[in-house]
RNA backbone atom coordinates (compact mmCIF):
# COMPACT_ATOMS: atom_id res chain seq x y z
P N A 1 -0.09 3.55 3.41
O5' N A 1 -0.25 3.04 2.43
C5' N A 1 -0.82 3.37 1.00
C4' N A 1 -0.22 2.14 0.00
C3' N A 1 -1.74 1.14 0.00
O3' N A 1 -2.96 1.66 -0.49
C1' N A 1 0.00 0.00 0.00
P N A 2 -4.33 1.70 0.11
O5' N A 2 -4.98 -0.46 -0.81
C5' N A 2 -5.19 -0.37 -1.79
C4' N A 2 -5.08 -1.91 -2.06
C3' N A 2 -6.08 -2.45 -1.48
O3' N A 2 -7.55 -2.21 -1.76
C1' N A 2 -3.90 -3.64 -1.02
P N A 3 -8.73 -2.37 -0.92
O5' N A 3 -8.70 -3.84 -0.92
C5' N A 3 -9.19 -4.62 -1.40
C4' N A 3 -9.16 -6.22 -1.11
C3' N A 3 -10.09 -6.45 0.08
O3' N A 3 -11.89 -6.50 -0.49
C1' N A 3 -7.87 -7.84 0.15
P N A 4 -13.08 -5.74 0.22
O5' N A 4 -12.58 -7.47 1.50
C5' N A 4 -13.13 -8.40 1.25
C4' N A 4 -12.82 -9.14 2.67
C3' N A 4 -13.77 -8.89 3.70
O3' N A 4 -15.07 -9.23 3.58
C1' N A 4 -11.34 -9.44 4.27
P N A 5 -15.52 -8.50 4.81
O5' N A 5 -15.93 -8.62 5.99
C5' N A 5 -16.16 -10.29 6.78
C4' N A 5 -15.67 -10.15 7.86
C3' N A 5 -16.18 -8.66 9.13
O3' N A 5 -17.88 -9.57 9.84
C1' N A 5 -14.00 -8.79 9.26
P N A 6 -18.58 -8.26 9.71
O5' N A 6 -17.68 -7.73 10.99
C5' N A 6 -18.03 -8.65 12.12
C4' N A 6 -16.65 -7.77 13.40
C3' N A 6 -17.54 -6.34 14.11
O3' N A 6 -18.51 -6.73 14.50
C1' N A 6 -15.01 -6.32 13.66
P N A 7 -19.64 -5.56 14.89
O5' N A 7 -18.69 -4.28 15.81
C5' N A 7 -18.37 -4.28 17.19
C4' N A 7 -17.65 -3.72 17.42
C3' N A 7 -19.08 -2.03 17.78
O3' N A 7 -18.45 -1.54 18.86
C1' N A 7 -16.79 -1.47 16.23
P N A 8 -18.93 -1.74 20.33
O5' N A 8 -20.18 -1.54 19.92
C5' N A 8 -21.02 0.37 19.89
C4' N A 8 -22.14 0.08 20.18
C3' N A 8 -22.73 -0.64 21.57
O3' N A 8 -22.59 0.26 22.73
C1' N A 8 -24.47 -1.60 20.13
P N A 9 -22.09 -0.16 23.93
O5' N A 9 -22.84 -0.09 24.67
C5' N A 9 -23.47 0.93 25.75
C4' N A 9 -23.70 1.74 26.66
C3' N A 9 -22.92 0.76 27.77
O3' N A 9 -22.72 1.50 28.97
C1' N A 9 -25.18 0.02 28.23
P N A 10 -21.54 2.67 29.00
O5' N A 10 -20.52 1.25 29.80
C5' N A 10 -19.31 2.33 30.46
C4' N A 10 -18.24 1.21 31.41
C3' N A 10 -18.04 -0.20 30.89
O3' N A 10 -17.33 -0.39 29.85
C1' N A 10 -19.46 -0.30 32.86
P N A 11 -17.12 -1.12 28.65
O5' N A 11 -16.91 -2.85 28.40
C5' N A 11 -15.55 -3.05 29.53
C4' N A 11 -16.49 -4.29 29.94
C3' N A 11 -16.50 -5.40 28.88
O3' N A 11 -15.76 -5.87 27.99
C1' N A 11 -17.68 -6.07 30.67
P N A 12 -15.43 -6.57 26.33
O5' N A 12 -16.20 -7.63 26.45
C5' N A 12 -16.36 -8.94 26.82
C4' N A 12 -17.24 -10.00 27.11
C3' N A 12 -17.77 -10.30 25.84
O3' N A 12 -17.24 -10.64 24.82
C1' N A 12 -19.52 -9.90 26.87
P N A 13 -16.66 -10.88 22.94
O5' N A 13 -18.68 -11.21 22.51
C5' N A 13 -19.59 -10.61 22.04
C4' N A 13 -20.51 -10.95 22.53
C3' N A 13 -21.90 -11.01 21.46
O3' N A 13 -21.92 -11.49 20.06
C1' N A 13 -22.63 -9.99 23.12
P N A 14 -22.75 -11.30 18.66
O5' N A 14 -24.15 -12.20 19.06
C5' N A 14 -25.27 -10.99 18.58
C4' N A 14 -26.07 -11.64 18.97
C3' N A 14 -27.26 -10.88 18.29
O3' N A 14 -27.98 -11.88 17.19
C1' N A 14 -28.19 -10.55 20.55
P N A 15 -27.96 -11.36 15.74
O5' N A 15 -28.61 -10.32 15.44
C5' N A 15 -30.31 -10.77 15.92
C4' N A 15 -30.99 -9.55 16.05
C3' N A 15 -30.90 -8.00 14.97
O3' N A 15 -31.82 -8.85 14.10
C1' N A 15 -31.16 -7.44 16.94
P N A 16 -31.25 -7.81 12.17
O5' N A 16 -32.19 -8.48 11.37
C5' N A 16 -30.74 -9.82 11.02
C4' N A 16 -31.38 -11.08 9.96
C3' N A 16 -32.84 -10.33 8.97
O3' N A 16 -32.62 -11.00 7.96
C1' N A 16 -33.92 -11.61 10.62
P N A 17 -32.45 -10.48 6.30
O5' N A 17 -33.43 -9.84 5.92
C5' N A 17 -32.75 -8.94 4.41
C4' N A 17 -34.12 -8.05 4.46
C3' N A 17 -34.88 -6.87 5.71
O3' N A 17 -35.38 -6.19 4.56
C1' N A 17 -36.40 -8.64 5.02
P N A 18 -34.19 -4.45 4.48
O5' N A 18 -34.39 -3.35 5.72
C5' N A 18 -33.66 -3.69 7.16
C4' N A 18 -34.19 -2.86 8.31
C3' N A 18 -35.55 -2.63 7.86
O3' N A 18 -36.12 -2.01 9.35
C1' N A 18 -35.35 -0.79 7.22
P N A 19 -37.06 -3.35 10.59
O5' N A 19 -38.04 -1.96 11.38
C5' N A 19 -37.34 -0.85 11.90
C4' N A 19 -38.48 -0.14 12.36
C3' N A 19 -39.64 -0.49 13.29
O3' N A 19 -39.93 -0.04 14.10
C1' N A 19 -40.43 0.00 11.32
P N A 20 -40.32 -0.75 15.33
O5' N A 20 -38.81 0.76 16.39
C5' N A 20 -37.80 0.28 17.00
C4' N A 20 -36.74 1.39 17.08
C3' N A 20 -38.01 2.26 18.14
O3' N A 20 -36.87 3.88 18.81
C1' N A 20 -37.06 3.49 15.65
P N A 21 -36.89 2.95 19.87
O5' N A 21 -35.50 2.09 20.88
C5' N A 21 -36.07 0.72 20.15
C4' N A 21 -34.85 -0.44 20.38
C3' N A 21 -34.61 -0.44 22.07
O3' N A 21 -35.37 -1.32 22.59
C1' N A 21 -32.43 -0.20 20.88
P N A 22 -35.91 -1.96 23.79
O5' N A 22 -35.11 -3.03 24.19
C5' N A 22 -34.90 -3.54 25.46
C4' N A 22 -34.39 -4.93 24.94
C3' N A 22 -33.49 -5.58 26.21
O3' N A 22 -34.36 -6.16 26.99
C1' N A 22 -32.04 -5.37 24.41
P N A 23 -33.37 -6.19 28.94
O5' N A 23 -32.86 -7.54 28.45
C5' N A 23 -33.42 -8.63 27.86
C4' N A 23 -32.74 -10.07 27.91
C3' N A 23 -31.59 -10.17 29.28
O3' N A 23 -31.45 -10.65 30.38
C1' N A 23 -30.00 -9.97 27.28
P N A 24 -31.67 -10.43 31.72
O5' N A 24 -30.27 -11.25 32.15
C5' N A 24 -30.48 -12.67 31.76
C4' N A 24 -28.67 -12.70 31.55
C3' N A 24 -27.70 -12.32 32.61
O3' N A 24 -27.88 -13.44 33.89
C1' N A 24 -26.77 -11.93 30.60
P N A 25 -27.83 -12.29 35.63
O5' N A 25 -26.31 -11.96 35.84
C5' N A 25 -25.23 -12.80 35.55
C4' N A 25 -24.21 -12.11 35.78
C3' N A 25 -23.69 -11.16 36.38
O3' N A 25 -23.20 -11.24 37.80
C1' N A 25 -23.08 -10.41 34.48
P N A 26 -24.23 -10.44 38.92
O5' N A 26 -23.14 -8.63 39.05
C5' N A 26 -22.06 -9.03 38.89
C4' N A 26 -21.39 -7.46 38.35
C3' N A 26 -22.01 -6.93 39.07
O3' N A 26 -21.43 -6.17 40.76
C1' N A 26 -22.02 -6.17 36.77
P N A 27 -22.08 -5.33 41.74
O5' N A 27 -22.83 -3.94 41.05
C5' N A 27 -21.53 -3.13 41.55
C4' N A 27 -22.88 -1.85 40.88
C3' N A 27 -23.78 -0.85 41.59
O3' N A 27 -23.23 -0.66 43.04
C1' N A 27 -24.12 -1.13 39.74
P N A 28 -23.89 -1.16 44.74
O5' N A 28 -24.91 0.01 44.56
C5' N A 28 -24.71 1.15 44.39
C4' N A 28 -26.35 2.08 44.03
C3' N A 28 -27.36 1.43 44.99
O3' N A 28 -26.93 2.28 46.58
C1' N A 28 -28.21 1.38 42.63
P N A 29 -27.64 1.30 47.97
O5' N A 29 -28.95 1.42 47.54
C5' N A 29 -29.86 2.58 47.60
C4' N A 29 -31.39 2.71 47.08
C3' N A 29 -32.00 1.25 48.46
O3' N A 29 -32.70 2.05 49.59
C1' N A 29 -32.74 1.09 46.05
P N A 30 -32.69 1.30 50.84
O5' N A 30 -33.42 0.15 50.44
C5' N A 30 -35.10 0.97 50.59
C4' N A 30 -36.21 -0.36 49.70
C3' N A 30 -36.11 -1.53 50.80
O3' N A 30 -37.09 -1.70 52.21
C1' N A 30 -35.99 -2.01 48.54
P N A 31 -36.42 -2.11 52.98
O5' N A 31 -37.04 -3.66 52.53
C5' N A 31 -38.37 -3.93 52.28
C4' N A 31 -38.72 -5.23 51.70
C3' N A 31 -38.55 -6.52 52.40
O3' N A 31 -39.48 -6.52 53.66
C1' N A 31 -38.05 -7.25 50.57
P N A 32 -38.89 -7.42 55.51
O5' N A 32 -38.32 -8.73 55.20
C5' N A 32 -39.29 -9.74 54.88
C4' N A 32 -38.33 -10.79 54.12
C3' N A 32 -37.04 -11.21 55.24
O3' N A 32 -37.67 -12.18 56.37
C1' N A 32 -36.55 -11.35 53.16
P N A 33 -37.27 -11.32 57.92
O5' N A 33 -35.91 -11.95 58.11
C5' N A 33 -35.56 -13.58 58.32
C4' N A 33 -33.75 -13.43 57.91
C3' N A 33 -33.32 -12.80 59.24
O3' N A 33 -33.26 -13.43 60.68
C1' N A 33 -31.74 -12.23 57.14
P N A 34 -33.85 -12.30 61.80
O5' N A 34 -33.13 -11.76 62.60
C5' N A 34 -33.26 -10.25 63.04
C4' N A 34 -32.12 -9.68 63.36
C3' N A 34 -30.82 -9.12 62.29
O3' N A 34 -31.04 -7.96 61.74
C1' N A 34 -29.62 -10.74 64.12
P N A 35 -31.31 -7.80 59.92
O5' N A 35 -29.76 -7.96 59.89
C5' N A 35 -28.46 -7.06 59.88
C4' N A 35 -27.33 -7.37 59.78
C3' N A 35 -27.17 -8.00 58.43
O3' N A 35 -26.90 -7.00 57.53
C1' N A 35 -25.91 -9.33 60.36
P N A 36 -26.99 -7.18 55.91
O5' N A 36 -25.81 -7.91 55.37
C5' N A 36 -24.92 -7.38 55.30
C4' N A 36 -23.75 -8.85 55.24
C3' N A 36 -24.03 -9.59 54.07
O3' N A 36 -23.66 -8.54 52.64
C1' N A 36 -23.53 -11.33 55.07
P N A 37 -24.34 -9.07 50.94
O5' N A 37 -24.52 -10.17 50.59
C5' N A 37 -22.58 -10.71 50.52
C4' N A 37 -23.35 -12.42 49.98
C3' N A 37 -24.38 -12.80 48.99
O3' N A 37 -23.55 -12.72 47.68
C1' N A 37 -23.87 -14.09 51.03
P N A 38 -24.41 -12.87 46.55
O5' N A 38 -25.34 -13.74 46.66
C5' N A 38 -25.07 -15.12 46.09
C4' N A 38 -26.46 -16.09 46.48
C3' N A 38 -27.54 -15.87 45.66
O3' N A 38 -27.76 -16.23 44.66
C1' N A 38 -27.86 -15.99 48.19
P N A 39 -28.34 -15.35 43.49
O5' N A 39 -29.60 -15.39 43.76
C5' N A 39 -30.16 -16.84 44.03
C4' N A 39 -32.07 -16.91 44.81
C3' N A 39 -32.70 -15.02 44.01
O3' N A 39 -33.62 -15.57 42.80
C1' N A 39 -32.95 -15.39 46.16
P N A 40 -33.94 -14.67 41.75
O5' N A 40 -34.84 -13.92 42.30
C5' N A 40 -36.75 -14.60 42.31
C4' N A 40 -37.06 -13.49 43.06
C3' N A 40 -37.61 -11.96 42.20
O3' N A 40 -38.37 -12.49 41.34
C1' N A 40 -37.02 -12.34 44.45
P N A 41 -38.48 -11.40 40.13
O5' N A 41 -38.60 -10.12 40.40
C5' N A 41 -40.24 -9.60 41.41
C4' N A 41 -40.12 -8.40 42.00
C3' N A 41 -39.63 -7.80 40.51
O3' N A 41 -41.01 -7.11 39.69
C1' N A 41 -39.10 -6.93 42.78
P N A 42 -40.18 -6.46 38.33
O5' N A 42 -39.87 -4.84 38.48
C5' N A 42 -40.85 -3.95 39.01
C4' N A 42 -40.13 -2.32 40.06
C3' N A 42 -39.29 -2.22 38.89
O3' N A 42 -39.52 -0.92 37.92
C1' N A 42 -37.77 -2.54 40.86
P N A 43 -39.11 -0.63 36.35
O5' N A 43 -38.48 -0.10 36.91
C5' N A 43 -37.82 1.50 37.47
C4' N A 43 -37.05 2.06 37.99
C3' N A 43 -35.88 2.26 37.11
O3' N A 43 -36.17 3.69 36.45
C1' N A 43 -34.83 1.09 38.20
P N A 44 -35.49 3.73 34.59
O5' N A 44 -34.08 3.84 35.03
C5' N A 44 -33.31 5.39 35.67
C4' N A 44 -31.91 5.54 36.28
C3' N A 44 -31.25 5.26 34.94
O3' N A 44 -31.47 6.81 34.40
C1' N A 44 -30.42 3.83 36.39
P N A 45 -31.40 7.15 32.63
O5' N A 45 -30.25 6.05 32.61
C5' N A 45 -28.19 7.12 32.60
C4' N A 45 -27.43 5.98 32.68
C3' N A 45 -27.41 5.56 31.17
O3' N A 45 -26.87 6.28 30.23
C1' N A 45 -27.05 3.49 32.44
P N A 46 -27.23 6.95 29.28
O5' N A 46 -26.78 5.99 27.87
C5' N A 46 -25.40 5.07 27.70
C4' N A 46 -25.14 4.78 26.61
C3' N A 46 -25.56 6.04 25.64
O3' N A 46 -24.63 5.95 24.61
C1' N A 46 -27.59 3.89 24.90
P N A 47 -23.69 7.63 24.09
O5' N A 47 -24.68 8.19 23.57
C5' N A 47 -24.93 8.16 21.74
C4' N A 47 -25.68 8.62 21.09
C3' N A 47 -25.64 8.20 19.84
O3' N A 47 -26.43 7.11 19.79
C1' N A 47 -25.81 10.66 20.25
P N A 48 -26.38 6.97 18.06
O5' N A 48 -25.53 5.34 17.48
C5' N A 48 -24.35 4.99 19.09
C4' N A 48 -23.97 3.43 18.21
C3' N A 48 -23.78 3.30 17.25
O3' N A 48 -22.46 2.12 17.29
C1' N A 48 -25.50 2.16 18.05
P N A 49 -21.46 1.96 15.98
O5' N A 49 -20.61 2.84 16.55
C5' N A 49 -19.97 3.39 17.63
C4' N A 49 -18.52 4.18 17.71
C3' N A 49 -19.04 5.03 17.09
O3' N A 49 -19.63 6.53 17.79
C1' N A 49 -16.94 4.07 15.79
P N A 50 -20.76 7.36 16.25
O5' N A 50 -19.57 8.11 16.32
C5' N A 50 -18.75 9.01 16.47
C4' N A 50 -17.91 9.91 15.48
C3' N A 50 -18.69 10.57 14.47
O3' N A 50 -19.69 12.04 14.88
C1' N A 50 -16.98 9.70 13.17
P N A 51 -21.12 12.52 14.37
O5' N A 51 -21.14 12.66 12.69
C5' N A 51 -19.83 14.03 12.79
C4' N A 51 -19.92 13.77 11.26
C3' N A 51 -20.93 14.29 10.48
O3' N A 51 -21.77 15.15 9.91
C1' N A 51 -19.14 12.54 9.44
P N A 52 -23.24 15.11 9.90
O5' N A 52 -23.14 14.44 8.27
C5' N A 52 -22.96 15.38 7.32
C4' N A 52 -22.63 15.12 6.19
C3' N A 52 -23.75 14.15 5.14
O3' N A 52 -24.87 15.25 4.44
C1' N A 52 -22.11 12.97 4.94
P N A 53 -26.65 15.00 4.42
O5' N A 53 -26.69 13.82 2.90
C5' N A 53 -26.33 14.41 1.87
C4' N A 53 -26.31 12.93 1.04
C3' N A 53 -27.94 12.53 1.04
O3' N A 53 -28.52 12.71 0.11
C1' N A 53 -25.86 10.35 1.41
P N A 54 -30.24 13.11 0.66
O5' N A 54 -30.20 11.31 -0.10
C5' N A 54 -30.32 10.71 -1.32
C4' N A 54 -30.88 9.33 -0.94
C3' N A 54 -31.97 9.24 -0.66
O3' N A 54 -33.26 9.71 -1.93
C1' N A 54 -30.66 7.84 0.18
P N A 55 -34.58 10.78 -1.40
O5' N A 55 -35.42 9.63 -0.38
C5' N A 55 -35.55 8.39 -0.85
C4' N A 55 -36.36 7.56 0.07
C3' N A 55 -37.30 8.16 1.49
O3' N A 55 -38.85 8.63 0.91
C1' N A 55 -35.61 7.22 2.87
P N A 56 -39.39 9.83 0.99
O5' N A 56 -39.89 9.54 2.43
C5' N A 56 -40.43 11.50 2.60
C4' N A 56 -40.63 11.09 4.31
C3' N A 56 -39.48 10.23 5.49
O3' N A 56 -38.87 10.85 5.62
C1' N A 56 -41.92 9.14 5.58
P N A 57 -37.59 10.50 5.62
O5' N A 57 -37.32 9.26 6.84
C5' N A 57 -37.64 9.95 8.18
C4' N A 57 -37.71 8.16 9.13
C3' N A 57 -36.47 7.55 9.15
O3' N A 57 -35.85 7.94 9.78
C1' N A 57 -38.62 5.93 8.31
P N A 58 -34.17 8.07 9.82
O5' N A 58 -33.80 5.85 9.45
C5' N A 58 -34.53 5.37 10.65
C4' N A 58 -33.09 4.44 10.41
C3' N A 58 -31.85 5.06 10.78
O3' N A 58 -31.03 4.20 12.14
C1' N A 58 -31.75 3.48 9.32
P N A 59 -30.80 4.01 13.35
O5' N A 59 -29.83 3.25 13.91
C5' N A 59 -28.61 3.69 13.79
C4' N A 59 -27.97 2.25 13.91
C3' N A 59 -28.22 1.57 12.44
O3' N A 59 -26.78 1.78 12.08
C1' N A 59 -27.76 -0.11 14.60
P N A 60 -27.18 1.62 9.97
O5' N A 60 -27.79 0.64 9.68
C5' N A 60 -26.23 -0.26 9.32
C4' N A 60 -27.32 -1.45 9.35
C3' N A 60 -27.79 -1.44 7.65
O3' N A 60 -27.84 -3.25 7.16
C1' N A 60 -29.09 -2.23 9.55
P N A 61 -26.21 -3.14 6.21
O5' N A 61 -26.77 -1.91 5.19
C5' N A 61 -27.83 -3.03 4.19
C4' N A 61 -28.16 -2.25 3.12
C3' N A 61 -26.52 -1.01 2.40
O3' N A 61 -25.87 -1.77 1.63
C1' N A 61 -28.69 0.22 2.76
P N A 62 -24.66 -1.38 1.15
O5' N A 62 -24.25 -0.21 1.13
C5' N A 62 -24.48 0.02 -0.30
C4' N A 62 -24.67 1.80 -0.82
C3' N A 62 -22.83 1.94 -0.38
O3' N A 62 -21.84 1.70 -1.00
C1' N A 62 -24.89 3.83 0.09
P N A 63 -20.49 1.67 -0.70
O5' N A 63 -20.01 3.14 -0.39
C5' N A 63 -19.79 4.23 -1.61
C4' N A 63 -19.44 5.63 -1.47
C3' N A 63 -18.35 5.41 -0.44
O3' N A 63 -16.72 5.47 -1.09
C1' N A 63 -20.01 6.96 0.10
P N A 64 -15.56 4.85 -0.77
O5' N A 64 -15.17 6.45 0.58
C5' N A 64 -14.82 7.07 0.04
C4' N A 64 -14.61 7.91 1.09
C3' N A 64 -13.90 7.78 2.11
O3' N A 64 -12.31 8.20 1.99
C1' N A 64 -16.09 8.77 3.35
P N A 65 -11.40 6.98 2.52
O5' N A 65 -11.09 7.63 4.34
C5' N A 65 -10.87 8.83 4.45
C4' N A 65 -11.10 9.22 5.74
C3' N A 65 -10.64 8.01 6.93
O3' N A 65 -8.99 8.86 7.27
C1' N A 65 -12.68 8.45 7.21
P N A 66 -8.08 7.57 7.92
O5' N A 66 -8.92 7.18 9.39
C5' N A 66 -8.86 8.21 10.26
C4' N A 66 -9.37 7.83 11.71
C3' N A 66 -8.50 7.16 12.19
O3' N A 66 -7.26 6.64 12.57
C1' N A 66 -10.98 6.66 12.32
P N A 67 -6.02 5.78 12.89
O5' N A 67 -7.04 4.36 13.62
C5' N A 67 -7.17 4.99 15.04
C4' N A 67 -7.81 3.89 15.80
C3' N A 67 -7.73 2.36 15.78
O3' N A 67 -6.14 2.19 16.47
C1' N A 67 -9.63 2.63 15.51
P N A 68 -5.02 0.90 16.04
O5' N A 68 -5.89 -0.60 16.19
C5' N A 68 -6.55 -0.86 18.07
C4' N A 68 -7.08 -1.88 17.34
C3' N A 68 -6.47 -3.49 16.59
O3' N A 68 -5.12 -4.25 17.38
C1' N A 68 -8.73 -3.11 16.43
P N A 69 -4.11 -4.52 16.61
O5' N A 69 -5.18 -6.29 16.00
C5' N A 69 -5.55 -7.18 16.77
C4' N A 69 -6.42 -7.89 16.23
C3' N A 69 -5.87 -8.80 14.83
O3' N A 69 -4.90 -10.11 15.19
C1' N A 69 -8.09 -8.16 14.06
P N A 70 -3.64 -10.11 14.86
O5' N A 70 -4.39 -11.12 13.62
C5' N A 70 -5.00 -12.15 13.17
C4' N A 70 -5.54 -12.50 12.12
C3' N A 70 -4.45 -11.76 10.92
O3' N A 70 -4.02 -13.77 10.75
C1' N A 70 -6.59 -10.94 10.27
P N A 71 -2.12 -13.85 10.00
O5' N A 71 -2.24 -13.67 8.52
C5' N A 71 -3.20 -14.44 7.67
C4' N A 71 -3.65 -14.03 6.43
C3' N A 71 -2.44 -13.54 5.54
O3' N A 71 -1.30 -14.76 5.04
C1' N A 71 -4.57 -12.14 5.28
P N A 72 -0.08 -14.52 4.31
O5' N A 72 -0.47 -13.94 3.55
C5' N A 72 -0.95 -14.12 2.02
C4' N A 72 -1.29 -12.91 1.13
C3' N A 72 0.56 -12.32 0.73
O3' N A 72 1.28 -12.98 -0.36
C1' N A 72 -1.23 -10.55 0.84
P N A 73 2.95 -12.98 0.05
O5' N A 73 3.21 -11.33 -0.75
C5' N A 73 2.79 -10.58 -2.27
C4' N A 73 2.73 -9.51 -2.16
C3' N A 73 4.52 -8.99 -1.86
O3' N A 73 5.36 -9.65 -2.66
C1' N A 73 2.59 -7.63 -1.26
RNA sequence: GGGCUUGUAGCUCAGUCGGAAGAGCGCAACGUUCGCAACGUUGAGGUCGAGGGUUCAAAUCCCUCCAAGUCCA
Molecule: transfer RNA
Organism: archaeon